Source information: A computed fold for a 72-nucleotide RNA from a Candidatus Pacearchaeota archaeon, annotated as transfer RNA. Its Rfam family is "tRNA". It is annotated as a transfer RNA. Its family is annotated with triplet codon-amino acid adaptor activity in the Gene Ontology.
[in-house]
RNA sequence: GGGCCGAUGGUCUAAUGGUAGGACGCAACCUUCGCAUGGUUGAGAUUCUGGGUUCAAUUCCCAGUCGGUCCA
Numbered sequence: 001g002g003g004c005c006g007a008u009g010g011u012c013u014a015a016u017g018g019u020a021g022g023a024c025g026c027a028a029c030c031u032u033c034g035c036a037u038g039g040u041u042g043a044g045a046u047u048c049u050g051g052g053u054u055c056a057a058u059u060c061c062c063a064g065u066c067g068g069u070c071c072a
Stems, first nucleotide, its partner, number of pairs: 001071007010024004018055001026042005048064005
C1' cells in the first nucleotide's frame, strides 16, 4: 500500500427496510434471623463519525476513524 471482516446499554451478543431483543451485571421489592440461591419489577442504547438513497435505515450506498485478519 491492497483485499476481507467487525464497531449496537457497564460487558457479551441478536435484529436481511417498519421506532432495538436476550444473557450477565446494576437498583428496588418478595423470600431468610442474616447471607447466598430463587422470584417479580425497573433503570440503562440519539446502534463508531459524517454524508447519500427511501415515506421510513442497526439494516442499502459512499467517505472517514478504530480494531482484527490475509497478501505484498
Its mean pLDDT, the model's own confidence on a scale to 100, is 83.